[in-house]
RNA sequence: AACAUGAGAGUUCGAUCCUGGCUCAGGAUGAACGCUGGCGGCGUGCUUAACACAUGCAAGUCGAACGAAGCAAUUUUUUACGAUCCCUUCGGGGUGACGAAUGAUUGACUGAGUGGCGGACGGGUGAGUAACGCGUGGGGAACCUGCCCCGUACCGGGGGAUAGCAGUUGGAAACGACUGAUAAUACCGCAUAAGCGCACGAGAAGACAUCUUCUAGUGUGAAAAACUCCGGUGGUACGGGAUGGCCCCGCGUCUGAUUAGCCAGUUGGCAGGGUAACGGCCUACCAAAGCGACGAUCAGUAGCCGGCCUGAGAGGGUGAACGGCCACAUUGGGACUGAGACACGGCCCAGACUCCUACGGGAGGCAGCAGUGGGGAAUAUUGCACAAUGGAGGGAACUCUGAUGCAGCGACGCCGCGUGAGUGAGGAAGUAUUUCGGUAUGUAAAGCUCUAUCAGCAGGGAAGAUAAUGACGGUACCUGAGUAAGAAGCACCGGCUAAAUACGUGCCAGCAGCCGCGGUAAUACGUAUGGUGCAAGCGUUAUCCGGAUUUACUGGGUGUAAAGGGAGUGCAGGCGGUUAGAUAAGUCAGAUGUGAAAACCCGAGGCUCAACCACGGGAUUGCAUUUGAAACUGUAGAACUAGAGUAUCGGAGAGGCAAGUGGAAUUCCUAGUGUAGCGGUGAAAUGCGUAGAUAUUAGGAAGAACACCAGCGGCGAAGGCGGCUUGCUGGACGAUUACUGACGCUGAGGCUCGAAAGCGUGGGGAGCAAACAGGAUUAGAUACCCUGGUAGUCCACGCCGUAAACGAUGAAUACUAGGUGUUGGGGAGCGAAGCUCUUCAGUGCCGCAGCAAACGCAAUAAGUAUUCCACCUGGGGAGUACGUUCGCAAGAAUGAAACUCAAAGGAAUUGACGGGGACCCGCACAAGCGGUGGAGCAUGUGGUUUAAUUCGAAGCAACGCGAAGAACCUUACCAAGUCUUGACAUCCUUCUGACAGAGUAUGUAAUGUACUUUUCCUUCGGGACAGAAGAGACAGGUGGUGCAUGGUUGUCGUCAGCUCGUGUCGUGAGAUGUUGGGUUAAGUCCCGCAACGAGCGCAACCCUUAUCACUAGUAGCCAGCAGUAAGAUGGGCACUCUAGUGAGACUGCCAGGGUGAACCUGGAGGAAGGCGGGGAUGACGUCAAAUCAUCAUGCCCCUUAUGACUUGGGCUACACACGUGCUACAAUGGCGUAAACAGAGGGAAGCGAAGCGGCGACGUGAAGCGAAUCCCAGAAAAUACGUCCCAGUUCGGACUGCAGUCUGCAACUCGACUGCACGAAGCUGGAAUCGCUAGUAAUCGCAGAUCAGAAUGCUGCGGUGAAUACGUUCCCGGGUCUUGUACACACCGCCCGUCACACCAUGGGAGUUGGAAAUGCCCGAAGUCAGUGGCCUAACCGCAAGGGAGGAGCUGCCGAAGGCAGGUCUGAUAACUGGGGUGAAGUCGUAACAAGGUAGCCGUAGGAGAACCUGCGGCUGGAUCACCUCCUUU
Repeated sequence: AACAUGAGAGUUCGAUCCUGGCUCAGGAUGAACGCUGGCGGCGUGCUUAACACAUGCAAGUCGAACGAAGCAAUUUUUUACGAUCCCUUCGGGGUGACGAAUGAUUGACUGAGUGGCGGACGGGUGAGUAACGCGUGGGGAACCUGCCCCGUACCGGGGGAUAGCAGUUGGAAACGACUGAUAAUACCGCAUAAGCGCACGAGAAGACAUCUUCUAGUGUGAAAAACUCCGGUGGUACGGGAUGGCCCCGCGUCUGAUUAGCCAGUUGGCAGGGUAACGGCCUACCAAAGCGACGAUCAGUAGCCGGCCUGAGAGGGUGAACGGCCACAUUGGGACUGAGACACGGCCCAGACUCCUACGGGAGGCAGCAGUGGGGAAUAUUGCACAAUGGAGGGAACUCUGAUGCAGCGACGCCGCGUGAGUGAGGAAGUAUUUCGGUAUGUAAAGCUCUAUCAGCAGGGAAGAUAAUGACGGUACCUGAGUAAGAAGCACCGGCUAAAUACGUGCCAGCAGCCGCGGUAAUACGUAUGGUGCAAGCGUUAUCCGGAUUUACUGGGUGUAAAGGGAGUGCAGGCGGUUAGAUAAGUCAGAUGUGAAAACCCGAGGCUCAACCACGGGAUUGCAUUUGAAACUGUAGAACUAGAGUAUCGGAGAGGCAAGUGGAAUUCCUAGUGUAGCGGUGAAAUGCGUAGAUAUUAGGAAGAACACCAGCGGCGAAGGCGGCUUGCUGGACGAUUACUGACGCUGAGGCUCGAAAGCGUGGGGAGCAAACAGGAUUAGAUACCCUGGUAGUCCACGCCGUAAACGAUGAAUACUAGGUGUUGGGGAGCGAAGCUCUUCAGUGCCGCAGCAAACGCAAUAAGUAUUCCACCUGGGGAGUACGUUCGCAAGAAUGAAACUCAAAGGAAUUGACGGGGACCCGCACAAGCGGUGGAGCAUGUGGUUUAAUUCGAAGCAACGCGAAGAACCUUACCAAGUCUUGACAUCCUUCUGACAGAGUAUGUAAUGUACUUUUCCUUCGGGACAGAAGAGACAGGUGGUGCAUGGUUGUCGUCAGCUCGUGUCGUGAGAUGUUGGGUUAAGUCCCGCAACGAGCGCAACCCUUAUCACUAGUAGCCAGCAGUAAGAUGGGCACUCUAGUGAGACUGCCAGGGUGAACCUGGAGGAAGGCGGGGAUGACGUCAAAUCAUCAUGCCCCUUAUGACUUGGGCUACACACGUGCUACAAUGGCGUAAACAGAGGGAAGCGAAGCGGCGACGUGAAGCGAAUCCCAGAAAAUACGUCCCAGUUCGGACUGCAGUCUGCAACUCGACUGCACGAAGCUGGAAUCGCUAGUAAUCGCAGAUCAGAAUGCUGCGGUGAAUACGUUCCCGGGUCUUGUACACACCGCCCGUCACACCAUGGGAGUUGGAAAUGCCCGAAGUCAGUGGCCUAACCGCAAGGGAGGAGCUGCCGAAGGCAGGUCUGAUAACUGGGGUGAAGUCGUAACAAGGUAGCCGUAGGAGAACCUGCGGCUGGAUCACCUCCUUU
């Protein structure tokens, strides 16, 4: 000193808060895979087939137990085919080596055998086992223990065999058989024997029930072995110790109840057997017990623990390596030996497999170490050594030891080191990018100066061993020389999550942990460059914990998100009032024992450090024993009355059951009156009725339900209960005292009750009414509506047991501001039909604190606490399948999985929407006027056609639109022909001085070709300009994309809205302001108000018009003056007019109303009155609205063509359909004649007068005029007169014929106009639909733009000039407020089910086929045990016969494998079949979400292609309107 300890993120939505799942960031591994790989240390390495194994090794040792043999040595004897040498008389004699044989002795010798000890340890594996197997703590007074230690005593004397060996013999072999001989520490008697065993009693002591110990006896039983180096070693018996084992017990030890009952030696007893020992361990008999909801039995899975991983912890997961225990050894059974085994490298039997074989028989067991095959994603050397540690044997030397120590292989893990350091900017080259300037890589490299850790080379060289002995190993370590040399990769870069750019690709290829990315500008795919992270590794995959408070003990919930049982009663269980003592089980404290070692933590130490190792301590939260404490809980007794209950009195009530009874109504029957309809609906029809209905009167019958009272009133546990009377009966409440004395609360199972529908039997049946029939509606209508109508609805008895059985809120108790109703009691007071105060028990509303995600709840809690029960853990699959229980059935209860999705959901917010509501506005409707839709024609569009009929516009908001004007041109289209740096722009080189234009000739369909004419400046170099030729850069594109864009425009809509700052409210999205009461054309203004202010819009400012004044009078005007044919002229500028500047109108004044407001109504004055009329002016935004063909523009595409030019054609087609117009259909008219009155415009490539010609279009002519002067230019309708007389006409003018005019290069396709002739449809227009509120509609003409010419279109102008508006119910559009919502791409939304197709998993399934554990029967190996006639046998007894004892054999019980049988459980598979899930664009409908167009939903029953429909009962989680009650506020 052993301590300090807890992180979140992404994803549901338009946005928010919550619930809730999914996913990620961390750590770990006996790992594997991909890419890469320098060194060392320490560890670690078949997780799968307990699959099969070749080969070698892994257990032997002792000669100091024993005999024989071999070998060697020594030695004894014998022998000679006797070498050699010596002597020799040559006849011979001696010597006797190497040998051979034999006996004896010796040995650091050898292997076999007898014998002893050890092969029960060490090593491996985890199949089995859910068990006293393991862990922990106890017990054995119920036990054993070889070798080891201590103590006591002893070791005397005999006997008979047997292996080896020899001989004979069987067999292929393995292995034997017989005969003969032999030894021991092998075997067997005998002797001796104590505090030994057994039996018997006696005495004493102790304990825990059986019991144990001690003492003295009697009887009886049992021992031994030798060897020796003479030191010892060994042996026997007994007692004790130590060690090791065995047995028993408490507690703990996975999942499933869709396993609820199990068990016959089963539970106990008695007796016996067996064991080392207790015990049903075994046997016989007796009894009928034993276990189980505190989970038996069965099934599945699994060796257990110390520990290891994770975690803040509690926990969760795991059981490799190391250590403890258990189990197993090819599978199953069995015993033998032994101290110890039912024995991994022993035996026997059975099965499977492999091998040998002479076919007769035999042999084997790597889950020991290496190694092989196989399996698998995957796991190593057939290594060295006994040097160390340890083990076996031995007295020892020593032998053996794949235990062990080491080495080898593998980045498999942890730890350490290196791959260089300093300097170095021309910021090199390369690469990438770029706005082309640059930027990045980057001091990085190169270059210069250093260093040597590792590796390599050379030299030295340990500790590990106390004397000797070192596999490792010439290893660790040390030293030296010398070269930057030999040593860097992997993943990622959209967010989470550190780090971005370019190119390629184009919903393809691909990525992806979740969200998601990719459809031509991808920071998300692939590559490159750059960057980030880690590093000899880096990523991926798999698994575990964490995050996840997402199973919640610590530490969650259940009104609406998943979740309160339909209700009660009540056994077990859980919890339990007050007082004082007792006790000490729980509880608390101390001590002791234990909690192995290793591991973990702390301290200090050894390898250079670290990993690693060693030492000491802490910790080990537990269990047990013991000593105390006594508050609380428990226990047993004593007492109390506040909980609970009983008794008495009293009133209230649709509480229940049974019997009786009443009136109204409906229907039916009978009779009367009466006549043609009734009935029914949105409208109809079916139906009923002249055979007399409906209606009406009278009488009768039957069944069901009980108007008013009636009330968020009452009663009941809930379901539920309603006329009246009677009887029986349950409960609650109030008051009062008395009694009992905790008797209480809750309640798994159990039991009872339980709407409607439904079922069974028997009744009953008026009305209503599933099914059914008919009629309607409809595209259809199996529905909604109508007419009928059966089950059923009713009663009795019996079942069913479910509902939105809801307050979506379990029961009980206590506490916690108030206010106000109401029901039933009691008390007090007062001025008493009543009122006030108060108290119990119910039942409502509002509201504070508190709670809640919010909504809301709030003494009847969803608040604060306690007790008990039930239930939940993402959505779907599914309340389904299978199994079980219940039911007559319908079905109910219990209740999964595979698979699939990243959500599903709650509350609230803002919008949008509603066949929701309220208010308001608008030519929106209504009231009117005139049209369109019918005809002919014009014009646009669709369609069709075509070589082309260029393109665009598409509900309103495309369609007389782009186009304010297509014969060529335009022109973009088609056909044919022509050109290629180009028709157009810029740059370069060369050449020319022209080209263009004009003219002539020629030619083409057209562009052409030839000829003539014809530049400027100059410093003389050249330049400008133009043309030609050439080369490329480039031009060009009405090609694509308006869904890449700018700009412009339409529309809602000239609608009154759209926002912001600060403040306040809300967790938040947001709200407030902007809502409310009035008012307005208006978010216009006023008042009020947690708001106060502000901005863009409204209004005003601008233009025009209506009145007046002033100024100014020409080209305008003319009152007066002069004057004329004429304002022609003089004159004048008063008037009109022109065009400048001003004035005027502001609810300013009055009256009334209104809030002494805003404002409204009326009036006066005024040219004009409440915005005077008209115009310009278009908020935030919506529609991916329109336009790439006005223009601009990104990207893509074409480049002798998708560019450019030319001629001709087309845009003008024509069965048809639609839009917009013109002209008409006539008498309010047509025609003719006469003759009035405008405004606003235009005019030089122009308007063009007068005059003349022509019937006319027009021609001719030329005056005037750049225009208040001249011209276009005649206004027309109107008016007056005449005519026509209701007709297809004197209406209408299409079409056609002929003849012309004009423009223009040119009127054929394809112009306009004129004259004459012809004279079609059409007689006021179906459904439907458009415009307009006053100088408006209607009607009438005039002008202009475009334009050579070509308006019925468009834009303007004036003339004449109405009708109507009660009003806002309805249609359409819009605004504000509110409400519902499952919509947010916002109703052109969302969404349900059948059917069809593809794929996936799954249920059933005639069956088929495996596996597992039992049961019954049969057979019955080996073997223990028991029995045993005959057979065999050395030791002991016996003189012998024989006995005792033993053996083989046989028999019996048990008994593995095997066979048979019927079941149970479980897996695979199967024709066919059921539903389910998933799938960019299938079919049918439209069930749900808004009142979803019939409100929806729940239960049940019937029906139907399908969503669904209908009946009965229930719920609000239904909109809207009205009424009632209650509450709040002024």

This is a predicted structure of a 1530-nucleotide RNA (small-subunit ribosomal RNA) from Porcibacter vitabionis. The sequence is in RNAcentral, with records from ENA and SILVA. Taxonomically the source falls in Porcibacter (Bacteria, Bacillota, Clostridia, Lachnospiraceae).